[in-house]
Context: one part of a larger RNA
Molecule: small-subunit ribosomal RNA, 3' major domain
Organism: Litorimonas cladophorae
Order: sequence, then structure tokens, then C1' cells
RNA sequence: UGACGGGGGCCCGCACAAGCGGUGGAGCAUGUGGUUUAAUUCGAAGCAACGCGCAGAACCUUACCUACCCUUGACAUGCCGGUCGCGAUUUCCAGAGAUGGAUUUCUUCAAUUCGGUUGGACCGUGCACAGGUGCUGCAUGGCCGUCGUCAGCUCGUGUCGUGAGAUGUUGGGUUAAGUCCCGCAACGAGCGCAACCCUCACUUUUAGUUGCCAGCAUUUAGUUGGGCACUCUAGAAGAACUGCCGGUGCUAAGCCGGAGGAAGGUGGGGAUGACGUCAGGUCCUCAUGGCCCUUACGGGUAGGGCUACACACGUGCUACAAUGGCGCUGACAGAGGGUUAAUCCCUAAAAGGCGUCUCAGUUCGGAUUGUCUUCUGCAACUCGAAGACAUGAAGUUGGAAUCGCUAGUAAUCGCGGAUCAGCAUGCCGCGGUGAAUACGUUCCCGGGCCUUGUACA
Repeated sequence: UGACGGGGGCCCGCACAAGCGGUGGAGCAUGUGGUUUAAUUCGAAGCAACGCGCAGAACCUUACCUACCCUUGACAUGCCGGUCGCGAUUUCCAGAGAUGGAUUUCUUCAAUUCGGUUGGACCGUGCACAGGUGCUGCAUGGCCGUCGUCAGCUCGUGUCGUGAGAUGUUGGGUUAAGUCCCGCAACGAGCGCAACCCUCACUUUUAGUUGCCAGCAUUUAGUUGGGCACUCUAGAAGAACUGCCGGUGCUAAGCCGGAGGAAGGUGGGGAUGACGUCAGGUCCUCAUGGCCCUUACGGGUAGGGCUACACACGUGCUACAAUGGCGCUGACAGAGGGUUAAUCCCUAAAAGGCGUCUCAGUUCGGAUUGUCUUCUGCAACUCGAAGACAUGAAGUUGGAAUCGCUAGUAAUCGCGGAUCAGCAUGCCGCGGUGAAUACGUUCCCGGGCCUUGUACA
């Protein structure tokens, strides 16, 4: 100087408390461990691994296993020799296919100094080489996670100290903030904070189609005429600054209350992540040093596996019902996608109204299983999704323990998108309905500043 303390002081955070809803019990989905297996590819491991890489494993993917094949190779460049097309296409044989053998049709390379010279393509053989999701993330780059959007981390000059270092950055106030004020052997500065950026909330203005309809006609219908007031769309501008008033404070920074205002003290949300820490993660995105393989640890194909199942854990979905189930009826979104489309389509649900069920393992719950069918796709056996009929399991609110959330939030309801032939309870977005509680900081956890002890560095 740091780090640490079941030392102290001050302060903060859904950290506790106050509340609301869950997880832990059940069934299923999904990931992981374990076990099994020819193989169940590999990685991720407290927070910060475990619906994670995977924005989608039937083949492919695919890296794994078994079997069958290839060896200058599926891919690149160069050298050597040979051929002149390459390419598209038909049929047959062997085979699981890769592949090997035969065969039909179309077309019959270009430049040229006219030398088979050059280019281009193919074949052959050999050489240089290719290739490796093989190892090392403790050799690395790049990217990312984390402490943490925490308020910190430093430098120049000066001063102090033999020196390591200190000072500044400590102190008194204040703030979300090393934010600002005051003081001070310090005076300044940089990276962070804040602001500048995007979006939502208000207004004005420009514009008026595909949008809108107040008044005038018209229509089943903004449908048509007409209009651009309004809504909306999308460009520009304004608006919030403790600016004003009162109190308080040191005539400070600020804090408390008020006015006006669409919005008030950072207005809500996002993007933005300092010096560094964890030899954190990734050599399987990519790049790359070193090591290793080279008729194989490379390459091709078929089938299988990644989907196994005594069990254990994580994350979810659906429930256990009457604030409900079922039947009929039933209005209103936003964001996105579809090549183009404010035009057309995908396109709502819960809510509300009426009826029924009357507390039961039920008209709750839907697992499981059987039969039939649909769709995608060469192909649904291993191993897809959906529908109909039948079947109708566990489950009556969950031990110890534990998680999320402070407002348009939690809870609840549906909708869209990426990936994608097909496959969503996951992920990323979108809107509808819409709460309760916060006395407070003693305690648990994490963090910041000062200080103290230390046999630690």
C1' cells in the first nucleotide's frame, strides 16, 4: 500500500421487512448428473453450468458407433506426362449406397506470330502439398460473461517522506453519482458519472393517400361526390431549466412545500459497461503459435446413435376447480410477416350477457393406451406434428427450504416473429385486463467511503 476480521462508524440495493404470485408435492415437456450402450458426439460446473452453445437431431445437420469403400484425395495452388472438349441427358447391369461397368441424344472450346505455342477443361502418375469439430482457452487474437450502470480508477506538476509511498481522491454538508458547494499543500487534467443518441407522453407547423369524416349530399358499407377540421401517419420545431414563489440551509450546494403545466426535480423505457478481477468461458463460429495423425485422428456412403432409463437435480407447462368447468352469444388491440401493399390476407383472447353443473376424484383434471384419419417430406419403425372416437392415471394447494416483483410493475389473457419442408410448454417481441405493500434499516446477502487490528501478500 492492499487484502481480510463472527472490529467500529456512515450510506446504498426487491438485501431484509411489508405485500402479491410462485418453485419444492402430482403428471408431462425440456436441460443436466448418473447408469446403460457398439455409440448414447463435444463443450458449459456456485452466484456467473443445467429450455445454456442448439433461432428448431427422422435423412441431412453430425462432429459419435457399425459396416462397406477412396488415397494428391470432397476443396486450393504449382510442377511433369497424355487427351481435346467441357457440360446437359436416356437406358441397362452389380450393389444398402458410395461406387464400378456398358449405353442414347444435344452440342463439338478460345486466342494465335500458324510453332500443338498459350489459355481452358479432363485424365494419369508421381512430387510439393491438401485435409483434421485431433490436443493445449494454463501459449494466444477476437468476442463474451461477471463484480456492476457499482462510483469508482488514474495522471502531470508541486509539496511531504531515507524509502515503499502519501497528498490531490481525506474533512464539513449534499447528491442517483469522485454530483455539486465550502474548507484544505495542493493546483490542474484524463478515463468513468451526467449530457449529447433512440423511443414513449404534450403542443405547433408542413403534407393529405392507401388514412380520416365535423358539416352538405349519397350508400348495405367512408361506398361515392366533396373536404383535410378531427384521428392517424412521418418530417421539422417547441416544451422542463429547481426557471418562478414560500420555507429551510452558511447570503452555498441543496432539501421540503406550492403555483403553473401534458409532463417536476434523472418525467418512463432503451442503447451506452471506467482501471481492473475471476490463468472466468470459447482452439467445436472464426483466426492462430506449438504438438500430434497422414492408405488415416483425412475423405465418401448406408444403417444406427445424439430420442436409451432403476434413479437424482435445475428450468418450465398443465392442473388440483364454483373468483370455476361446459354450451350459446359476444366488442375492442398492438407489433410483425407475406418480394410490392396505411389498400388484400395471416387476425385475437380473456372481459361482458344468457343457460347449465352444486362440491363429487365430479360435466374438475387431462396423463396413458387402442383404433381410424390428415399433413409435411425420397422416407414418419427406431424417432414428427395435428384431428376424431374410445380410454380417463396421478393430483383435493404441496415438508425442510427457496425464487421473482415497487406501477401500467406483479398477476392474468391472448397475438406475432426468427429458426423452419414438417415440428415450440423454449426464445425474442406485442398489445388487452390490471392489483397489494414499503413502518423502517435491528437482522441475512452483496456493494461503496472513512477508520482500527493483523503472525496474510